Model confidence (mean pLDDT): 83 of 100.
The part of an RNA shown here (large-subunit ribosomal RNA, domain IV) has 317 nucleotides and comes from Meredithia crenata.
NCBI's taxonomy places the organism under Eukaryota, Florideophyceae, Rhodymeniophycidae, Kallymeniaceae, Meredithia.
Context: one part of a larger RNA
RNA sequence: AUCAUAUUAAAGGAAUUCAGCAAAUUAACUUUGUACGUUCGCAAUAAAAAGGACCUUUAAAUUAAAGGGUAUCAUUAAAGAGAAAGCAACGACUGGUUAUCAAAACCAUAGGACUCUGCAAAUUGAUUAAGAAGUAUAGGGUCUGAUACCUGCCCGGUGCUCAAAAGCAACAAGGUUUAGUUAAAGCUAAAAUUUUAAUUCUGAGUAAACGGCGGUUCUAACUAUAAGAAUCCUUAGGUAGCGAAAUUCCUUGACGGGUAAGUUCCGUCCUGCAUGAAUGGUAUCACGAUUGCUUUACUGUCUCUAAUAUGAAUUCA
Numbered sequence: 001a002u003c004a005u006a007u008u009a010a011a012g013g014a015a016u017u018c019a020g021c022a023a024a025u026u027a028a029c030u031u032u033g034u035a036c037g038u039u040c041g042c043a044a045u046a047a048a049a050a051g052g053a054c055c056u057u058u059a060a061a062u063u064a065a066a067g068g069g070u071a072u073c074a075u076u077a078a079a080g081a082g083a084a085a086g087c088a089a090c091g092a093c094u095g096g097u098u099a100u101c102a103a104a105a106c107c108a109u110a111g112g113a114c115u116c117u118g119c120a121a122a123u124u125g126a127u128u129a130a131g132a133a134g135u136a137u138a139g140g141g142u143c144u145g146a147u148a149c150c151u152g153c154c155c156g157g158u159g160c161u162c163a164a165a166a167g168c169a170a171c172a173a174g175g176u177u178u179a180g181u182u183a184a185a186g187c188u189a190a191a192a193u194u195u196u197a198a199u200u201c202u203g204a205g206u207a208a209a210c211g212g213c214g215g216u217u218c219u220a221a222c223u224a225u226a227a228g229a230a231u232c233c234u235u236a237g238g239u240a241g242c243g244a245a246a247u248u249c250c251u252u253g254a255c256g257g258g259u260a261a262g263u264u265c266c267g268u269c270c271u272g273c274a275u276g277a278a279u280g281g282u283a284u285c286a287c288g289a290u291u292g293c294u295u296u297a298c299u300g301u302c303u304c305u306a307a308u309a310u311g312a313a314u315u316c317a
Base pairs, nucleotide, nucleotide: 002312003311004310005309006308007307008306009305011303012302015301020298029051030050031049032048037042039146053070054069055068056067057066058065071075083296084295085294086293087292088291089290090288091287095107096106111144112143113142114141115140116139117138123130124129147283148282149281150280152213153212154211157210158209159206160205161204162203163202172195173194174193176191177190178189179188180187181186214232215231216230217229218228241275242272253269254268255267256266257265
C1' cells in the first nucleotide's frame, strides 16, 4: 500500500449517479395546531410548533397542571422507536403470485352483464359419486372488474338459437315375395318396398357472441379553413369521450410552466403512422416495499479524500 465491518470529518451540500443507490436526517411521551381534496368515513401522527431531570408549594391518593428553587456540556442525559411535502401514470381497496434472480400495472375481489339448467336438472365424473341432504333470490359456464357519468352504429362473414320444406341418406323396425329345410310351427338366406334422425341447404333473430366500424373531388368577397355540395364503395362507415398517451413513426411535434441551462416531468393543442366505449370508455377520494418528475431537511454519493478501531490478506521471524 489492499479488502471487509464500524466510527468520525473543515468548507460546500446531490456538483455523484441510469436513479439520492447507499448513508445521514426524523423518531417514544405530553400539550398546541393542522391544508388541498373527499365517496363526509377520511385525508391526519398531515404539515408546523412547544415541553421535559431532581427538590419543593398549592395538596389532600396516582397522573396531569400552575408557581418557586438546585445541578450539569448535555435531563425520553445510555439503548430502543416515522424524514416530510407536491404533481402525474397504473391498479379502486385488504388479499394472492414466478419454493430457488421478477411482488408488479399480473391474478383475485365486492359490484355489473350474458348464457345454460324445471330436478331422474344443467355441468363434472365414469368405480363409488359431486352438484345437493340444494330447487331459478338456486346451481354451472364465460366476460368485465369498487364507486360516479356512460356504454354509440353494423347480423354481410363465423358462431349460437328458432323455423320450414326439397334432395341425398345410416342403424333399426313393419309387412310382402322367393329359395333351402320341416309333418307343422319355425329357422336360415336373398330381393324389392314402406316408415324414417342429426348433419347439409334455405330463411329469420342475436354483438356485455367471435368480430368490424371508408375513399375521392369541389366550395365562403384578402388569405386560410370548409358548415355545405357532388361522386364511388360498403353489412355498417368510429358516436360520447380521451388523445405525441404504458398507444405518436416523422419527433427532442408546437405553445406555456418549472431550471442559468430540461430528449425526462406538468398543462394545453389535435396533423390519432396505428385511440375509443364490459377485448369496456372517461373521471376519481382512500390505499400501494408499484412507476416517472419536483421541493424542503439531511448527509463522505461527490468536489477529494483522510484518520481511527477490529478482522482478513500480505511481508518477516